[in-house]
RNA sequence: UGCGGUGUCGUCUAAUGGUAGGACGGAAGACUUUGAAUCUUCUAGUGAUGGUUCGAAUCCAUCCACCGCAGCCA
Numbered sequence: 001u002g003c004g005g006u007g008u009c010g011u012c013u014a015a016u017g018g019u020a021g022g023a024c025g026g027a028a029g030a031c032u033u034u035g036a037a038u039c040u041u042c043u044a045g046u047g048a049u050g051g052u053u054c055g056a057a058u059c060c061a062u063c064c065a066c067c068g069c070a071g072c073c074a
Base pairs, nucleotide, nucleotide: 001070002069003068004067005066006065007064010024011023012022013021018054025043026042027041028040029039030038047063048062049061050060051059
């Protein structure tokens, strides 16, 4: 440098172009003599910028980060 892949809450993982959900974690509350466990509620996200569309995590373009392969130089 070229080609391919990946990018979603703190972590893991869903969502066929139509309300961004679940688990773990964290916080608060209930329960308990205290703690653990359990239950309830909350917490928090689509890598960036544009485009297409009535509507984009999803499709398109460019860029960024990471991974793999190839090439060049040493």